[in-house]
RNA sequence: UGCUUAUAGAGAAAGAUGGAGGGACUGGACCCUGCGAAAUCUUAGCAACCUGUGCUUACAAGGUGCUACAUUCUACUCGGCAUUUUAAACAGAUGCCGGACAGAUAAGCA
Numbered sequence: 001u002g003c004u005u006a007u008a009g010a011g012a013a014a015g016a017u018g019g020a021g022g023g024a025c026u027g028g029a030c031c032c033u034g035c036g037a038a039a040u041c042u043u044a045g046c047a048a049c050c051u052g053u054g055c056u057u058a059c060a061a062g063g064u065g066c067u068a069c070a071u072u073c074u075a076c077u078c079g080g081c082a083u084u085u086u087a088a089a090c091a092g093a094u095g096c097c098g099g100a101c102a103g104a105u106a107a108g109c110a
Stems, first nucleotide, its partner, number of pairs: 001110007013043005021032003026075004044067003048064003051060003071102001077099008
């Protein structure tokens, strides 16, 4: 780096350096940020996965990870329902629900 599987609306801080961005990509929105963004380091914390104990209740914090906002929300794709429109239907629009895709993390394999 690629593939497979699983998980996620919970949880959890501060300091130093730094000096303008950040919230994965794209569009729309909204939020954070000189009362200091990203990134790096230190300490602390949380407990998602592996691990250990335990034995199905939990505990530990060794390995990764994480510590603003539901994966920040939404759209882009599929299905269902409702409303609107129509003489009726199709189509369109709006809203709701459930998937998929995508991203993130862990484990295994190459």

Predicted 3D model of a 110-nucleotide RNA (SAM riboswitch aptamer (S box leader)) from Mucilaginibacter robiniae. The organism belongs to Mucilaginibacter, within Bacteria. The model forms 97% of the base pairs in the Rfam consensus. The coordinates come from a structure-prediction model, not an experiment, and the mean pLDDT is 81.